Source information: The RNA shown here (transfer RNA) has 74 nucleotides and comes from a Patescibacteria group bacterium. It matches the Rfam family "tRNA". About the family: Transfer RNA (tRNA) molecules are approximately 80 nucleotides in length. The family's RNA type in Rfam is transfer RNA. Its family is annotated with triplet codon-amino acid adaptor activity in the Gene Ontology. Lineage of the source: Bacteria > Bacteria candidate phyla. The coordinates come from a structure-prediction model, not an experiment, and the mean pLDDT is 80.
RNA sequence: GGGCGCGUAGCUCAGUUGGUUAGAGUGUCGCAUUGACAUUGCGGAGGUCGGAGGUUCAAGUCCUCCCGCGCCCA
Numbered sequence: 001g002g003g004c005g006c007g008u009a010g011c012u013c014a015g016u017u018g019g020u021u022a023g024a025g026u027g028u029c030g031c032a033u034u035g036a037c038a039u040u041g042c043g044g045a046g047g048u049c050g051g052a053g054g055u056u057c058a059a060g061u062c063c064u065c066c067c068g069c070g071c072c073c074a
Stems, first nucleotide, its partner, number of pairs: 001073007010026004019057001028044005050066005
């Protein structure tokens, strides 16, 4: 330098053919339970969906460029 894949909550990930309010597990905070802790139950907070632009009535999803990571080729 060329090709391919990935980037969504603190972490690990799902998200179907573009369409209802962006989710799960785990972690975290509060409450209940305990003499206390753990476990368990209930509830809450936490996201510019890597960045910018484009297409569309509508974009996490499609297109272009850029950034980061990984693999392959040279």